The prediction has a mean pLDDT of 83. This is a predicted structure of a 75-nucleotide RNA (c-di-GMP-I riboswitch aptamer). The model forms 100% of the base pairs in the Rfam consensus. Rfam family: c-di-GMP-I riboswitch aptamer. Rfam's curators write: GEMM was predicted in a large-scale screen for bacterial structured RNA regulatory elements. Genes associated with GEMM are involved in a diverse array of functions, including chemotaxis regulation, signal transduction, secretion and chitin. The sequence was found by an Rfam model in a public genome assembly.
[in-house]
RNA sequence: UCACGAAAACGGCAAACCAAUGGAAACGUUGGGACGCAAAGCUACAGGGCCCCAAAAGGGCAGCCAGCCACCGAA
Numbered sequence: 001u002c003a004c005g006a007a008a009a010c011g012g013c014a015a016a017c018c019a020a021u022g023g024a025a026a027c028g029u030u031g032g033g034a035c036g037c038a039a040a041g042c043u044a045c046a047g048g049g050c051c052c053c054a055a056a057a058g059g060g061c062a063g064c065c066a067g068c069c070a071c072c073g074a075a
Base pairs, nucleotide, nucleotide: 004073005072012037013036017032018031019030020029021028022027035063041068042067043066047065048064049061050060051059052058
C1' cells in the first nucleotide's frame, strides 16, 4: 500500500415504533427509542435498481447494488 475484519481499544450511526411537524403521496425534519451497521460517512436526471404519482412532468430512497473518501489493527 492492497486486501481482511477481533467476544480488541477510542468512539460513531440508529431500523421498527411513538410524539411533534412539513408533504397529495413516496418520504423528510426534530425529540424519544435500538433492530441492526466496519463505512448505516458523502453522492439521487446526466450508473443500475426500487418507491410515490392514473400517467407524463416532477418528486423520494444512500439501512439495495454501485461510486468517492475515511478511523482502528488481532488473525